[in-house]
RNA sequence: GGCCUCGUAGCUCAGGGGAUAGAGCGACCGCCUCCUAAGCGGUAGGUCAUAGGUUCGAAUCCUAUCGGGGCCG
Numbered sequence: 001g002g003c004c005u006c007g008u009a010g011c012u013c014a015g016g017g018g019a020u021a022g023a024g025c026g027a028c029c030g031c032c033u034c035c036u037a038a039g040c041g042g043u044a045g046g047u048c049a050u051a052g053g054u055u056c057g058a059a060u061c062c063u064a065u066c067g068g069g070g071c072c073g
Stems, first nucleotide, its partner, number of pairs: 001072007010025004018056001027043005049065005
């Protein structure tokens, strides 16, 4: 340098054109308990890597760039 793949919550990941963007773990609050853990209920947390384009509508499709991983030279 070329090609492939990934980038979504603090972490691990779903979601592949129309939902208010979700789960598990973690955090916080409460219940329970003599206390802790476990269990149960709730709350917060997101420029969906960045910029442009397509579309009535983009996390989702296209292009470029950036970053991680892999293959080739």
The RNA shown here (transfer RNA) has 73 nucleotides and comes from Albidovulum litorale. It matches the Rfam family "tRNA". Gene Ontology term of the family: triplet codon-amino acid adaptor activity. It was read from a public genome assembly.